Transfer RNA from a Candidatus Micrarchaeota archaeon, 74 nucleotides, folded computationally. NCBI's taxonomy places the organism under Archaea, Nanobdellati, Microcaldota. Model confidence (mean pLDDT): 82 of 100. It matches the Rfam family "tRNA". By type it is a transfer RNA. From the family's description: Transfer RNA (tRNA) molecules are approximately 80 nucleotides in length.
[in-house]
RNA sequence: GGGCCCGUAGUAUAGCCUGGACAGAAUGGGAGCUUGCGGAGCUUCAGACCGGGGUUCGAAUCCCCGCGGGCCCG
Numbered sequence: 001g002g003g004c005c006c007g008u009a010g011u012a013u014a015g016c017c018u019g020g021a022c023a024g025a026a027u028g029g030g031a032g033c034u035u036g037c038g039g040a041g042c043u044u045c046a047g048a049c050c051g052g053g054g055u056u057c058g059a060a061u062c063c064c065c066g067c068g069g070g071c072c073c074g
Base pairs, nucleotide, nucleotide: 001073002072003071004070005069006068007067010027011026013024020057029045030044031043032042033041050066051065052064053063054062
């Protein structure tokens, strides 16, 4: 330098191919209930689409350019 794959809550992930309204669940975190205290259990709250642009009525999803990571070739 070229090719392929990946990037979503703190962590690990579903959804992407086939565009649809508040992006889901787990674990972790805050608060409450419960308990003599804690743990477990239950309830509740907050938390994410790598960045920018394009297409579209509508983009996590499709297209382009970057950024980061992995693998292969030279």